[in-house]
Molecule: RNase P RNA; transfer RNA
RNA sequence: GGAGUCGAGUGGACGUUCGCUUGGGGGAAACCCUGAGAGGAAAGUCGGGACUUCAUAGAGUGAGUUGGCCGUUAACAACGGCGCCGGGCGAUCGGCGGAAAGUGCCACAGAAAAGAAGACGACCUGUCUCGGCAACGAGAUCGGAAACGGUGAAACGGUGAGGUAAGAGCUCACCAGCACGGAGGUGACUUCGUGGCUUGGUAAACCCCAGCUGAAGCAAGACCGAAUAGGAAGGCGCUCUACGGCAACGUAGACGGCGUGGCUCGCGCCGGUCCUUCGGGUAGUGUCGCUUGAACUCGCUGGCAACAGCGGGUCUAGAUGAAUGGGCGUCUAUAACAGAAUCCCGCUUACAGCUUGACUCCUUCC
RNA sequence: UCCCCGGUAGCUCAGUUGGUAGAGCAGGUGGCUGUUAACCACCUUGUCGGGGGUUCGAGUCCCUCCCGGGGAG
Repeated sequence: GGAGUCGAGUGGACGUUCGCUUGGGGGAAACCCUGAGAGGAAAGUCGGGACUUCAUAGAGUGAGUUGGCCGUUAACAACGGCGCCGGGCGAUCGGCGGAAAGUGCCACAGAAAAGAAGACGACCUGUCUCGGCAACGAGAUCGGAAACGGUGAAACGGUGAGGUAAGAGCUCACCAGCACGGAGGUGACUUCGUGGCUUGGUAAACCCCAGCUGAAGCAAGACCGAAUAGGAAGGCGCUCUACGGCAACGUAGACGGCGUGGCUCGCGCCGGUCCUUCGGGUAGUGUCGCUUGAACUCGCUGGCAACAGCGGGUCUAGAUGAAUGGGCGUCUAUAACAGAAUCCCGCUUACAGCUUGACUCCUUCC
Repeated sequence: UCCCCGGUAGCUCAGUUGGUAGAGCAGGUGGCUGUUAACCACCUUGUCGGGGGUUCGAGUCCCUCCCGGGGAG
């Protein structure tokens, strides 16, 4: 100097003026004074929590979700470190339970598509027929054989040697894979030895294994509180059947309704109508929830790191038709994507311009 | 604030154990007719909303983004 890999930060500034929402102070009032006022994504609502309401024991069954290992965290599909496989010369990037528990599926083509399966052509042995003096060739047929061709995304371990009529893990060596054992590691896994020779793919198909998850959501929900309708308690006395009782009524069962925070069983409560009293809820320029919080920031300590602990400092929107804007001037300029509605941690997506760190490869010079 | 559904030919819609995407209307060519319509025969038409992934293979399964419509309190 060139080519790359992985990140981080910023996101117009200042002055003046007219407004908007909101806290505090003053004033009888009009109004005045003094502070605060969007983001890194406030977005998509994808994942996880905080918070709130919903509960009558118990049993069974489902549904969703995560997936190498260990850790971090309030929690997660997030983050950190490590392991194995694959791409790249490299920095680095991508992937990840089980197919040997069982079931399903694998179109077309092909002889055969999963059963220790499968003979279409070619190959080999025997027999027969034909041709030929013979060697042998052609055809038919009983068998052998998965080594060759062909089909396919995929053809039942791979390569080489021996072996054989031809062949075959039939035998041997190496490699891949499986099972068992030893050693190392918290573990994923690594490594060494032995064994029988071998078992397709798909779980983002059902499923199995291990772990986790109750549902709904701030218009959640809590408080104050009319009218009308309904509810509860007491009095009057009770859907059907059976039994007991003179009766009032009691007990058991049936039926119906409600609850049991997915469903089922099981369990529990209730059953008609009028009068009196009591209490809940609804309306609302209502009040709270509402913003001090797993908060931000600086330093130290521990940890490879994610992160944790301790100490100091700071207060940083809170509306309910819903504020955060407009004009002018200067800088170098028509500044990107875009704007809170309970809050927080992540992920994903959008983003003009500017600044900046670490690392890799190649080339040249000293 | 939250939830659900849809996007396939020019238009309206089908498309299930994942296996070469169809129907009706519309359009084109030819025939019939003196001519047109109707009718008959044949034909054309797809980035399956975009991107990525799983799989031998994706309209269909998974993830993400875009657009449209509807609902709850």